Description:
The prediction has a mean pLDDT of 84. A computed fold for a 124-nucleotide RNA, annotated as FMN riboswitch aptamer (RFN element). Its Rfam family is "FMN riboswitch aptamer (RFN element)". From the family's description: The RFN element is a highly conserved domain that is found frequently in the 5'-untranslated regions of prokaryotic mRNAs that encode for flavin mononucleotide (FMN) biosynthesis and transport proteins.

RNA sequence: AUAAUCUCUCAGGGCAGGGUGCGAUUCCCUACCGGCGGUGACAGUCCGCGACUCCCUGGUAUACAGGGACUGAACCGGUGGAAUUCCGGUACCGACGGUAUAGUCCGGAUGGAAGAGGGAGGCG
Repeated sequence: AUAAUCUCUCAGGGCAGGGUGCGAUUCCCUACCGGCGGUGACAGUCCGCGACUCCCUGGUAUACAGGGACUGAACCGGUGGAAUUCCGGUACCGACGGUAUAGUCCGGAUGGAAGAGGGAGGCG
């Protein structure tokens, strides 16, 4: 200095103000938020991944493991060697169940997880 393997910890933010209404943080005006890795320079909207849901196989199983489907949204101008990432402008997007129609409330979830970091290990 470091591979396999084992193990531990961590790992998502946001309805303030007003209107209508019997009733809405759900509608309307307005406000607010942005997981992880990558990318010539910093990304919710580029590339990829995770979460939700569904299907198939193994399994006694609704545990768990493997495979698959599904998987939202950005342009213009500027600077620069380099930016769909910065600056300026304008725009857009956000699973499922519940409830007056929800990205922001409640719930599955004291869950799971991309991944980040620590420890053990000990090849070369």